[in-house]
Molecule: c-di-AMP riboswitch aptamer (ydaO/yuaA leader)
Organism: Dehalococcoidia bacterium
RNA sequence: GUUGAUGUAAGGCCGAGUCUCCUUCGAGAGCGGGGGAACCAAUCUUUGGGGUGUAGGUCGCUGCGGCGACCGGGGCAGUCUCUUUCAGCCCUAACCCGUCAGCUAACCCCGUAGGCCACUGAAGGAGGUCAC
Repeated sequence: GUUGAUGUAAGGCCGAGUCUCCUUCGAGAGCGGGGGAACCAAUCUUUGGGGUGUAGGUCGCUGCGGCGACCGGGGCAGUCUCUUUCAGCCCUAACCCGUCAGCUAACCCCGUAGGCCACUGAAGGAGGUCAC
């Protein structure tokens, strides 16, 4: 000097997953999700059905495990926050309910995790903060 790994301090990213109180068990606020009338809607019910989530559709291949293309969907610190457009780079999973659920006021119930990072650039708009 270079490369790799690990740790720490800050700073960030995906996500609803944050904050406060409390000796503890826990309790609240905020943010999310589900069930649940009338009215309306719906014609389905083993080819089961449904939920969270961006993670859905069409076509082709297949050694039947999956793979590929296209359309669609989602995400991406150097800008304090939000937002629009263009380009680039990624992802397009997983889990759950258990024969059962359309919408849905009142009402009832549940969650508040986990994972990751030396990295995306440009052109605008709105608001805010600080200084003069």